[in-house]
Context: one part of a larger RNA
RNA sequence: CGCAUGGUGUGGAUGCCUUGACUGAAGCAAGCGAUGAAGGACGUAGGAGGCUGCGAAAAGCCUCGGGGAGCUGUCAACCAAGCUGUGAUCCGGGGAUGUCCGAAUGAGGAAACUCUCUUGUGCGUGCACAAGAAUCGUGCUCUGAAUACAUAGGGGUACGAAGCAAACCCUGGGAAUUGAAACAUCUCAGUACCAGGAGGAAUAGAAAUCAAUAGAGAUUCCGAGAGUAGUGGCGAGCGAAAUCGGAACAGCCUAAACCGCAUACUUGUAUGCGGGGUUGCAAGGCUCAUUGACUCGAUCGAUCGGGGUCCGUCAACUUUUUUUAGCAGAACAGUCUGGAAAGACUGACCAGAGGGGGUAAUAGUCCCGUACGCGAAAAAAAGAGUUGCCGGAUGAAUGAGUUCUUAAGUAGGGCGGGGCCGGAGAAACCCCGUUUGAAUCCGGGAGCACUAACUUCCAAGGCUAAAUAUUGCUUCAGAUCGAUAGUGAACUAGUACCGUGAGGGAAAGGUGAAAAGCAUCCCGAUAAGGGAGGUGAAAUAGAACUGAAACUCCAUGCUAACAAAGAAUUGGAGCCUCGACGUAAGUCGGGGUGACAGUGUGCUUUUUGCAGCACGAUCCAACGAGUUAGUUCUGCGCGGUUGUUUAAGGGGUGACAAACUCCGGAGACACAGUGAAAGCGAGCCUUAAUAGGGCGACUUAUAAUCGCGUGGACUAGACCCGAAGCCAGACGAGCUACACAUGAGCAGGGUGAAGCGUCGGUAAAACGACGUGGAGGCCCGAACCCACUAGUCGUGCAACUCUAGGGGAUGACUUGUGUGUAGGGGAGAAAUUCCAAUCGAGUUUGGCAAUAGCUGGUUCUCUCCGAAAUAGCUUGAGGGCUAGCGUCCGGACAAUUAUACCCGAGGGGUAGAGCUACUGAAUGAGGUGUCGCCGUAAGGUAGGCUCCUCAAUCAAACUCCGAAUACUCGAGGUACGUACCCGGGCAGUCAGUACUACGGGGCUAAGCUCGUAGCACAAAAGGGAAACAGCCCAGACCGUCAGCUAAGGUCCCUAAAUUUAUGCUCAGUGGGCAAGGAAGUGAAGACUCUUAGACACUUAGGAGGUUGGCUUAGAAGCAGCCAUCCUUUAAAGAGUGCGUAAUAGCUCACUAAUCUAGAGUCUUUGCGCCGACAAUGUAACGGGGCUUAAGCAUAAUACCGAAGCUACGGAUUGCAUCGUAAGAUGCAGUGGUAGGAGAGCGUCCCAUACGCGCUGAAGCGGGAGGGUGACCGACCGUGAAGUGUAUGGAAGUGAGAAUGUUGGAAUGAGUAACCACAAGGCAGGUGAGAUCCCUGCCCGCCGAAAAUCCAAGGUUUCCUGGGCCAUGUUGAUCAACCCAGGGUUAGUCGGUCCUAAGGCGAGGCUGAAAGGCGUAGUCGAUGGACAGCAGGUUAAUAUUCCUGCACUGCUUGCAUAUUCGAUGGAGUGACGCAUCUCUGUACUUCUUGCCCCUUAUUGGAUUGGGGUUUGGGUUUCGAGGAUGUCAUACAGGUAAAUCCGUAUGGCAAUAGUCCGAGGAAUUCGACGAUUCUGGUAGCAAUACCGGAAGAGAAGAGGGAGCGGGGUGCCAGGAAAAGCUUCUCAGGUUCGUAUGCAAGUAUCCGUACCGGAAACCGACACAGGUGGAUAGGUCGAGUAGACCAAGGCGAACGG
Repeated sequence: CGCAUGGUGUGGAUGCCUUGACUGAAGCAAGCGAUGAAGGACGUAGGAGGCUGCGAAAAGCCUCGGGGAGCUGUCAACCAAGCUGUGAUCCGGGGAUGUCCGAAUGAGGAAACUCUCUUGUGCGUGCACAAGAAUCGUGCUCUGAAUACAUAGGGGUACGAAGCAAACCCUGGGAAUUGAAACAUCUCAGUACCAGGAGGAAUAGAAAUCAAUAGAGAUUCCGAGAGUAGUGGCGAGCGAAAUCGGAACAGCCUAAACCGCAUACUUGUAUGCGGGGUUGCAAGGCUCAUUGACUCGAUCGAUCGGGGUCCGUCAACUUUUUUUAGCAGAACAGUCUGGAAAGACUGACCAGAGGGGGUAAUAGUCCCGUACGCGAAAAAAAGAGUUGCCGGAUGAAUGAGUUCUUAAGUAGGGCGGGGCCGGAGAAACCCCGUUUGAAUCCGGGAGCACUAACUUCCAAGGCUAAAUAUUGCUUCAGAUCGAUAGUGAACUAGUACCGUGAGGGAAAGGUGAAAAGCAUCCCGAUAAGGGAGGUGAAAUAGAACUGAAACUCCAUGCUAACAAAGAAUUGGAGCCUCGACGUAAGUCGGGGUGACAGUGUGCUUUUUGCAGCACGAUCCAACGAGUUAGUUCUGCGCGGUUGUUUAAGGGGUGACAAACUCCGGAGACACAGUGAAAGCGAGCCUUAAUAGGGCGACUUAUAAUCGCGUGGACUAGACCCGAAGCCAGACGAGCUACACAUGAGCAGGGUGAAGCGUCGGUAAAACGACGUGGAGGCCCGAACCCACUAGUCGUGCAACUCUAGGGGAUGACUUGUGUGUAGGGGAGAAAUUCCAAUCGAGUUUGGCAAUAGCUGGUUCUCUCCGAAAUAGCUUGAGGGCUAGCGUCCGGACAAUUAUACCCGAGGGGUAGAGCUACUGAAUGAGGUGUCGCCGUAAGGUAGGCUCCUCAAUCAAACUCCGAAUACUCGAGGUACGUACCCGGGCAGUCAGUACUACGGGGCUAAGCUCGUAGCACAAAAGGGAAACAGCCCAGACCGUCAGCUAAGGUCCCUAAAUUUAUGCUCAGUGGGCAAGGAAGUGAAGACUCUUAGACACUUAGGAGGUUGGCUUAGAAGCAGCCAUCCUUUAAAGAGUGCGUAAUAGCUCACUAAUCUAGAGUCUUUGCGCCGACAAUGUAACGGGGCUUAAGCAUAAUACCGAAGCUACGGAUUGCAUCGUAAGAUGCAGUGGUAGGAGAGCGUCCCAUACGCGCUGAAGCGGGAGGGUGACCGACCGUGAAGUGUAUGGAAGUGAGAAUGUUGGAAUGAGUAACCACAAGGCAGGUGAGAUCCCUGCCCGCCGAAAAUCCAAGGUUUCCUGGGCCAUGUUGAUCAACCCAGGGUUAGUCGGUCCUAAGGCGAGGCUGAAAGGCGUAGUCGAUGGACAGCAGGUUAAUAUUCCUGCACUGCUUGCAUAUUCGAUGGAGUGACGCAUCUCUGUACUUCUUGCCCCUUAUUGGAUUGGGGUUUGGGUUUCGAGGAUGUCAUACAGGUAAAUCCGUAUGGCAAUAGUCCGAGGAAUUCGACGAUUCUGGUAGCAAUACCGGAAGAGAAGAGGGAGCGGGGUGCCAGGAAAAGCUUCUCAGGUUCGUAUGCAAGUAUCCGUACCGGAAACCGACACAGGUGGAUAGGUCGAGUAGACCAAGGCGAACGG
């Protein structure tokens, strides 16, 4: 290290709880808003903030009711101050107030702000308050152009509209994903979405409707009809209506004919009003006739008026009910336990109340309540009644006639579309566009092309409740959730946070009964934190209940220092420890550890096959996947009925719910089939016919239907997670692209175009030279812009940087601000480049749970059976369908089917074999004939062909032949026993792999590929093969320290023979390999030589012709060719080798001698040898090791050896027998993936019954023990309030894996890093503590910046005091951090005025809607206009305060003078680039002077250092610049003009006048180095507050900006206000101009950072960020280097 036990921490699971959600039922309501909404901003309390309330009358005011004792909302206390029986707080009705924004409405606008006008009131007379002032429409009215009337237009007035809002509803537009296994018609779907509009509902609606010979009688909704009729690439799909049952019921009004009145004029018409009238068996009008009539009065009469009656609207009153506060409301005690009683026990009571909640545990009788009952000053709603005003009605019916009326650009047609179930079809009907275009009751529409007959209805005008849809509030309910759940939200939640924006969007509950929230003491820094102590039932309830796991530690016991690994399991020594018994010794039993030994490669997924080095998981906890609905279909189980059954709806009951029950028979299924159908019918069809046949009926027999549960299918997201994408509506151009408007920037140096001048030159030109000149998408090079190279970085400094170089740098340049262009689009010097870190189509929300033949994942147990990787078809090949193979049920407690063997009967053409038996292939020898060639011929002959003979062959697609097996058959026999068949429910499988045999391909290669048959694996464990899915043996129900065997083994590892017998092998062969090679060795055989002496050794010979011939330079036995004889011999080759230039030389063959008995060659065969080389290391027996083996061969006996077989015990399945059953016995079974079937365990909740619990429930930590298993569990501890068992029911019901989700915790690791290498050091101070804070002295860095000032942006970061948990990459006493307090002062600075691009836009034009464009206007700076400077002062502000001196506008007054006056006219305002030049200035350098200090020991000359500044007024100078004046006239300037313009004339033009950057003088100040001095504080140093004095000059050089001027060029360079002037209307006691005086000048910004630690980049980030200022030395220079002023040393250090 490990294991175990106990404990600590971390963490927040589990259990319990619930304030919050979810779903529904009933009732009520269904809008709010110019009387200012919804929604906000800002305020408001005595005390900071959030929420709630409220609005300057501000957690409230008045009043009317209720109520009756405390109160001043909440987080959330505390303090202060108050209110209240004269009735507070509180609840309800009504009223008042109600800032600012918002339709927002006086104008504007960047919402919560700015700027106006009018009227009135008040008095303080210049202020306050109040009211009003938008647009559009309609009505009325006044006025009123061109243009006479009129109209347009304008004004006034009254009323209305607008805007917001979740769903429902109607209407105008209208997708795509998807499905069709592709896709286009089609589908999704008239869905999503956009837009307009209305209401509490909306729409529809009283037949030109249906129907069918019978009839119904508006619409809407529900149930059926019906998934029918239909439609449909007749695919996918889509899909009515009539009619029936119900809910609810309701009908009406115009136009016209005709009559009357009025008005108008174009004089017979139109319009308006009133009467009349409203339909189909046609109706109405008109005329006539008939019936008939409430009353009174007036009138000659028509007729009119009153009353009565009836009806209706409105108003008032009365009354009822309901709602908005409330009132009243029965009945309990004791004892025990306990912290507490509501618990237990004992004994009572109430109940129209035993719903619910609370109270220290569980309460009918304690509290709030509940049942029953009661109640409103005020307001509202509904109903009823009465009264009043007003309005209406007061007639109708019948018959006849007449032909007056009955909705016209209509109906209908053509063409093009759309809607209906109907996709153009034979296509009726309805609607729209376009183009045509009727009839008129003797008429017209419809009845699914069309026609006729018949039936039915009457279009072209309008209104209409209920039944239906949806949601907010109140009340109630739930087999809904209980903090990862339930709403996103139980809590400061649409909050924090992210994003430019649209938009996205969290986490986070619990002390206790009661704060009784720890007094006091101690340690510590007057901390944090801790220890005593106290409260409490409990403090391990102390800032949170319970408190699991991962993870982190501590203690104890055992183990471990020669030992290694799926980490376990089996056995087990030693050590430690506990219990029981026992006096003890000890015995028995339990627990912990575990030396040593045997065996042993995780889980899941995917696969032919995984320990796999194939996938997934860091660990733990919680969550996480076959559900629900519809309906239809189908199977099974159970139940009801015998035909079955209701649906909507209604009744009853039930707290108005659900459930239950009763009606309801509309409808559905069944009861009869058959045929294409008409049809017929126990039969029908086929046909000329039943002759036959098909489907049925009869008999056996099958049942039908409705529910509940369950298996499966279909339609829906359909088991869960997962795309890239498609479409719709919005949001984006603060990034970037381009464009528009208006501004800004570019050190310095160089080159030297045109033009011009002079000279030369020419007839004149041209041309040349020199000079001048200053052009250029010119050159070099900073700022600035860019991004070519290399390196760096690459968990960065940085989501594109840094370093060193590089390119452009007056231009097609760069840049600021404002603005425009938008996704089916824009922009693009063009790269598929950019459009906010996103681009072959932005982002965001929605359609949406798109689709995914694809990948991954899919959660408890046991039992029975158990596959397939094949065929056919497939835009099919990794998918599917059917079949095959599996399972369950039934037929079936059936039949004797299947299977195996035997017997019997069959056909065959394979293996083999054969081929003169065919078809083919193919070789050799001989012969004959013939062809060719030679030859006269005979004949010969390389060769070809035929035939014959002989010999030897081959074949999947050859066979004269021909098996073994296999296959078929059999009322045959035997065995076996359900294995077979049929029907039905449910599947899975369609990637297979090795081996053996036979074949194809290949190379008779492959761990290759394709077949057939078998077998194993797959889905199979065990034994063997060292290890090793597929090989050999063998099929695991469980247990046993029993036995026998298989394959294979028996020396040790390692169970069993060092067994027996006979041989072989010497190579460690065994224990890897071929051709080939070899006196290895054993066995068998054949042949030759040999006592006539072999083989071998030794000795000797090995000769002559001859150097054979040829060739050759030479060739002599021995380069080569030819020949290879003869002789002598015992023998000797024209030579077997070596050798030489060639000879020579040495050998061999051969011979003799010696020696002695075997020698040699060949063939077959067993076992060996060589051949034999690879990479970490023996490493080619599994190792040790093995040699008459422990190797090989043959033979034999014994033993070992498996989960096989047997034995014993147990479980379970099937069958049989027995038994009523329980069960017993027997026989046979029980490996298993996909999969089928069956039986159970556990979890939340519900019902019923019975229990448990403070004497301690659940949960959590252990855990004896039980069960085959899922699991159950005594007891102990913790815990502190609930919970169990049984039987049924109902599911958000079981996790280890999904690169799962959320949270927590590890590992890496005390590791990398601590953000530019400009740098710190020392001393002192403070403090608990100092690398970092403060002070001082040194040191270092920047210095066209790392300094100073603006703009944008930020928004308090500014200053002071206090603090250090967090923030700060370390520490911190410090801080841009936290807490508290303080701080921003303007007539002159900026805004406020004006306009540009552009925005909005009254009217207007235009468009399905939304909307788009745009006039007048009105906004809009980056531009125009416009009045202040210096000094001082604060901790923090200053052109703002103060001091001094100025200036501007306005008002008033005074004075003088006088034509004033605009929204109109005119002028001005008013404008480019480049370059050159002039004037002075800021500034700077030098020199001198002046003042002060200093230096030389003193004095002085000298030296050195510092300072020598500046505002206003007045006067003046000034480079230069600008400029006529007067008179007269009038086609112009939209009217007018004295102005402008034009014309003419006079006078003046070297003048005069005005302006002018800047300078000088003077005056009044300020400042000022330094010096002197007074006071206060202090020991002092010194600090602070005063006072006084004080130089404040001259020259020279350089010289920007600013102010003038010149030249050149082409790209030709804003507008308006303002200012001046002129007149119109109008005024002229005003007004205007000038001067003086007085008064006045509101509102907003102002702090601080601002090349950065405060902005944009997630950061205290090496990046980015517009403008202004610009010192010294060297230098051309804003380069570079070093310095000044000023600022820093970069927040770890070494």
This is a predicted structure of a 1694-nucleotide part of an RNA (large-subunit ribosomal RNA, half A) from a wastewater metagenome.